[in-house]
RNA sequence: GGGGAUGUAGUGCAGCGGUCUAACGCGCUGGCCUGUCAAGCCAGAGAACGCGGGUUCGAAUCCCGUCAUCCCCGCCA
Numbered sequence: 001g002g003g004g005a006u007g008u009a010g011u012g013c014a015g016c017g018g019u020c021u022a023a024c025g026c027g028c029u030g031g032c033c034u035g036u037c038a039a040g041c042c043a044g045a046g047a048a049c050g051c052g053g054g055u056u057c058g059a060a061u062c063c064c065g066u067c068a069u070c071c072c073c074g075c076c077a
Stems, first nucleotide, its partner, number of pairs: 001073007010026003018057001028044005050066005
């Protein structure tokens, strides 16, 4: 330098055009339970989806650019 994959709550991930006001596990907060802790049960907070632009009536989802991480190929040494 070329190609590809991934980027979504603190963390791990699902969702791949409309019912997303974005699901679930772990973690966190409060309550119940318990002699206490753990476990269990109930409730709740927390993400406008890497960033910018475009297409569309409508974008996390499609397109373009860009950034980060990882993988493959090439080049130099």